[in-house]
Context: one part of a larger RNA
RNA sequence: UGUACACGGUGGAUGCCUUGGCAGUCAGGGGCGAUGAAGGACGUAUUAACUUGCGAUAAGCCUAGAUAAGGAAGUAAAAUCCGCUUGAGUCUGGGAUUUCCGAAUGGGGAAACCUAUACACGCAAGUGUAUAUCAUAAUGUGAAUAUAUAGCAUUAUGAAGUAAAUCGAGGGAACUGAAACAUCUAAGUACCUCGAAGAGUAGAAAUCAAUAUGAGAUUCCGAAAGUAGUGGCGAGCGAAAUUGGAGUAGCCCUUAAACUAUUAAUGUAUUAGGUGAAAGCUCUGGAAAGUGCUGUGAUACAGGGUGAUAUCCCCGUAACCGACAGUACAUUAUUAGUGAAAUCGAGUAAGGCGGGACACGUGAUAUCCUGUUUGAAUAUGGGGGGACCAUCCUCCAAGGCUAAAUACUACUGACUGACCGAUAGUGAACUAGUACCGUGAGGGAAAGGUGAAAAGAACCCCUGUGAGGGGAGUGAAAUAGAACCUGAAACCGUGUACAU
Numbered sequence: 001u002g003u004a005c006a007c008g009g010u011g012g013a014u015g016c017c018u019u020g021g022c023a024g025u026c027a028g029g030g031g032c033g034a035u036g037a038a039g040g041a042c043g044u045a046u047u048a049a050c051u052u053g054c055g056a057u058a059a060g061c062c063u064a065g066a067u068a069a070g071g072a073a074g075u076a077a078a079a080u081c082c083g084c085u086u087g088a089g090u091c092u093g094g095g096a097u098u099u100c101c102g103a104a105u106g107g108g109g110a111a112a113c114c115u116a117u118a119c120a121c122g123c124a125a126g127u128g129u130a131u132a133u134c135a136u137a138a139u140g141u142g143a144a145u146a147u148a149u150a151g152c153a154u155u156a157u158g159a160a161g162u163a164a165a166u167c168g169a170g171g172g173a174a175c176u177g178a179a180a181c182a183u184c185u186a187a188g189u190a191c192c193u194c195g196a197a198g199a200g201u202a203g204a205a206a207u208c209a210a211u212a213u214g215a216g217a218u219u220c221c222g223a224a225a226g227u228a229g230u231g232g233c234g235a236g237c238g239a240a241a242u243u244g245g246a247g248u249a250g251c252c253c254u255u256a257a258a259c260u261a262u263u264a265a266u267g268u269a270u271u272a273g274g275u276g277a278a279a280g281c282u283c284u285g286g287a288a289a290g291u292g293c294u295g296u297g298a299u300a301c302a303g304g305g306u307g308a309u310a311u312c313c314c315c316g317u318a319a320c321c322g323a324c325a326g327u328a329c330a331u332u333a334u335u336a337g338u339g340a341a342a343u344c345g346a347g348u349a350a351g352g353c354g355g356g357a358c359a360c361g362u363g364a365u366a367u368c369c370u371g372u373u374u375g376a377a378u379a380u381g382g383g384g385g386g387a388c389c390a391u392c393c394u395c396c397a398a399g400g401c402u403a404a405a406u407a408c409u410a411c412u413g414a415c416u417g418a419c420c421g422a423u424a425g426u427g428a429a430c431u432a433g434u435a436c437c438g439u440g441a442g443g444g445a446a447a448g449g450u451g452a453a454a455a456g457a458a459c460c461c462c463u464g465u466g467a468g469g470g471g472a473g474u475g476a477a478a479u480a481g482a483a484c485c486u487g488a489a490a491c492c493g494u495g496u497a498c499a500u
Base pairs, nucleotide, nucleotide: 001499002498003497004496005495006494007493008492009491015485016449017448020420021419022417023416024415025414026413027412028411029409030408031162032161039101040100041099042055043054044053046078049075050074051073061095062094063093064092065091066090067089070082071081072080106115107114108113116131117130118129119128120127121126133159134158135157136156137155138154139153140152141151166197167195168194169193170192171191177184181232207215208214219246220245221244222243223242229237230236250401251400252399253345258338259337260336261335263333264332265331266330267329268328269327270326271325273321274320275319279294280293281292283290295312297301303315304314305313350374351373352372353371354370355369356368357367360386381396382395383394384393385392436443437442456484459471460470461469462468
């Protein structure tokens, strides 16, 4: 030095676990905001920090109800207190308080700061209220300029800002595909802007159909169908009639259907809760829920916990019961308002030119929208039936309203998983959008497990009043000792044997 065996160190794989995630199903809710939101800053406890709560009344105040013997949130003890049926604490409903910033709104501003005016009250310190802009309405005032108008002032009402996706409208790419690329595609997608609602849009035929005694608003899903078509007839794009379902609702412009708000009654649901069955012995063990024996309940053998695996130990579960107060919905009734545009739709329909939308790229291209330019008829009329014409059929544009079936899920509750189990699953099971990096936009971690219970090692010894260790003690176990479950490998040793 190597090999083998034994025993260790280091290390943190593996196994087991789960506080956290992921994906859904069903239901609820779908807003909040000048009565100051969302989101923050700073405070606030016996408290130095972080999390949670709260706001100078500051881990809280008042009140109604429920529960209740314990409590003063957590890391997290300690100290000091409070309460025990004269009701602390906890939960639910309602109310009060709610600093400063933030739409932020008296003015300013480098957010959480600076600084005013008027009035009222107060001896004073000071306290309270009002004072942004825009829109609409009313009133007053009022220029050039006579009437007037603009403007100005006051008052009242409303708006604003924010929120995950869904929706409507206005704008609108490129990568890419076409095996290059230009029409085309991607795609009316991404993205931007505006607007709205719990949904939104659409919607009661100037619709379809095709020979028939036809259908009868819209929306969504299935089929029709990858069909008919369209297409450098390339890549691709791609219907409709009809039919099966979901769900149905019709009305108005002649003062109507209906809608909104309001108050009351009734009912349902919901926001705390309540009652809630039935088991013993034995053996092993640190511990019984396990073994053996004999029972029991079940409208409850869902699930979780308890010193190992519990229907019958605990919490629950099935079933049943429950609200002072609040909220939502439904029905009925009361009152008030909206409906309100206009006069059955004229610079419209239609035509020309240029675009766009229709599955349809201008094509033989109907239909719809309209930038420009022309421009009818008036029910004895007009539109459509895919060039166009006739016949026939069908409908009545140029005014308006309309629930449901449909879309989404930031949020709340219940439940589910041939989903993950700490390099996985969210980036985040832990002080996580934290630490840290960046001027900034932005980027962005690592990090779980003693034990059933801290019983977390009194006391003694070595030592630097160390680190660490040895005894003693606890415990079933300490090679479970806090660098703590299990503890693989690489790597480093000690001992023994053999080889050199």